[in-house]
Context: one part of a larger RNA
RNA sequence: UGACGGGGCCCCGCACAAGCGGUGGAGCAUGUGGUUUAAUUCGACGCAACGCGAAGAACCUUACCUGGGCUUGACAUGCUUGGGACAGCGCUGGAAACAGCGUCUCUCCUUCGGGAGCCCUUGCACAGGUGCUGCAUGGCUGUCGUCAGCUCGUGUCGUGAGAUGUUGGGUUAAGUCCCGCAACGAGCGCAACCCCUGCCCCUAGUUACCAUCGGUUCGGCCGGGGACUCUAGGGGGACUGCCGGCGUCAAGCCGGAGGAAGGUGGGGAUGACGUCAAGUCAUCAUGGCCUUGAUGUCCAGGGCAACACACGUGCUACAAUGGUCGGUACAGAGGGUCGCGAAGCCGCGAGGUGAAGCUAAUCCCAGAAAGCCGGCCUCAGUUCGGAUUGCAGUCUGCAACUCGACUGCAUGAAGUUGGAAUCGCUAGUAAUCGCGCAUCAGCAUGGCGCGGUGAAUACGUUCCCGGGCCUUGUACA
Numbered sequence: 001u002g003a004c005g006g007g008g009c010c011c012c013g014c015a016c017a018a019g020c021g022g023u024g025g026a027g028c029a030u031g032u033g034g035u036u037u038a039a040u041u042c043g044a045c046g047c048a049a050c051g052c053g054a055a056g057a058a059c060c061u062u063a064c065c066u067g068g069g070c071u072u073g074a075c076a077u078g079c080u081u082g083g084g085a086c087a088g089c090g091c092u093g094g095a096a097a098c099a100g101c102g103u104c105u106c107u108c109c110u111u112c113g114g115g116a117g118c119c120c121u122u123g124c125a126c127a128g129g130u131g132c133u134g135c136a137u138g139g140c141u142g143u144c145g146u147c148a149g150c151u152c153g154u155g156u157c158g159u160g161a162g163a164u165g166u167u168g169g170g171u172u173a174a175g176u177c178c179c180g181c182a183a184c185g186a187g188c189g190c191a192a193c194c195c196c197u198g199c200c201c202c203u204a205g206u207u208a209c210c211a212u213c214g215g216u217u218c219g220g221c222c223g224g225g226g227a228c229u230c231u232a233g234g235g236g237g238a239c240u241g242c243c244g245g246c247g248u249c250a251a252g253c254c255g256g257a258g259g260a261a262g263g264u265g266g267g268g269a270u271g272a273c274g275u276c277a278a279g280u281c282a283u284c285a286u287g288g289c290c291u292u293g294a295u296g297u298c299c300a301g302g303g304c305a306a307c308a309c310a311c312g313u314g315c316u317a318c319a320a321u322g323g324u325c326g327g328u329a330c331a332g333a334g335g336g337u338c339g340c341g342a343a344g345c346c347g348c349g350a351g352g353u354g355a356a357g358c359u360a361a362u363c364c365c366a367g368a369a370a371g372c373c374g375g376c377c378u379c380a381g382u383u384c385g386g387a388u389u390g391c392a393g394u395c396u397g398c399a400a401c402u403c404g405a406c407u408g409c410a411u412g413a414a415g416u417u418g419g420a421a422u423c424g425c426u427a428g429u430a431a432u433c434g435c436g437c438a439u440c441a442g443c444a445u446g447g448c449g450c451g452g453u454g455a456a457u458a459c460g461u462u463c464c465c466g467g468g469c470c471u472u473g474u475a476c477a
Base pairs, nucleotide, nucleotide: 001477002476003474004473005472007471008470010468011467012466013465015461016460019425020424021423022422023421026316027315028314029313030312031311032310033309034307035306042053043052064302065301066300067299068298069297070296073126077125078124079123082120083119084118088103089102090101091100092099093098106117107116108115109114128291129290131289132288133287137285138284139280140279141278142276144274149188150187151186152185153184154183155164156163157162168179169178170177194268195267196266197265199236200235201234202233203232204231205230209225210224213223214222215221239262242256243255244254245253246252318418322377323376324375325374326373327372328371334365335364336363339358340357344353345352346351384415389410390409391408392407393406394405395404431453432452433451434450435449436448437447
């Protein structure tokens, strides 16, 4: 100087408390451990591994296993031998890869010797490796932590390590600002500048809109309108600016006015010096090592999906604030031409048929759902719950046996609120309801977004956890 303390002071954070909803019990989905296996490819392991890499494992992917092939190689560059277009097509063997045979067959330049291009072939130099080392590395990332800290120049103090500044008194979300002070300044962080959202104005008016006028098949549908909504570009607006009180005449705090909004309005992007030899050699790059008739490469099939168990994360429930049937209302954000696919018709349905429109504020996906109005159910393992299983089907795809999703009929399991323990959340939040998108042929209870309905509680900081400043002890560095 740090680090640590079941030392002290002060202070923060859904850290506790106060509340609301869960997890832990059940069934299923998914990841992991373990076990099994020819293989169940590899990585990730307290927080910060475990719906994680994977934003899509039937083949492919695929890195694993079994078997069948190839060896200048599936891929790159250069030299070299021989040959020809290569390719394609047919036949045979085969699971295919591939092997054998047959057929077909070059282009350009030319001094007609040949040369160049492309492909095959011989040999060589080399290729290749998701093989090892993340404790040799770059890059990227997690984490403490959006925490308020981390430093430097000059000066001063100290023999020195170092201190001072950065401590102190106030204040703040903040090393934020004020005052004081042997310090005076400065940098990286904080804040602001950026984006979205909340109010208003201007500009613009189609594909969006419809107040006034006319028409109407009653649909902004048509004429029309430029008001409104909205769209998307610009601007205004909030600054403790104003008033009162408190405060050191300060910074600031409390209350009030006006205002769509008030003291950082709400949300996002943004992550200092560093820590964990944290993670990644399997995104990529890369040193070293290893491999080269295989640890490379091609193919078929299998595996990554196994199942006595154990754990994490979720979904659906256990019902009446509910289930079911009929009627009826209101979103936002997205996607669409190898695509989205309307109406109509067929099917109980998944879906089929059909083909209009749309390169999309125009057309389509598209029915929002909870909600509201009515009927039934009456506390029961039930009209709760839907696992499991049988049969019959639909769709995608070369192909759904291992191993897809969905539909119909039948079947109807466990489950009656879950021990110890444990998680999230402070407002348009939790809870609850549906919708979209990426990946994608197909496959979503996961992920990323969107809107609808919409709470309760916070006395307080003693305690648990994490963190910040000062101080104290130390046999630790």
This is a predicted structure of a 477-nucleotide part of an RNA (small-subunit ribosomal RNA, 3' major domain) from an uncultured organism. It matches the Rfam family "Bacterial small subunit ribosomal RNA". The full RNA is in RNAcentral, with records from ENA and SILVA.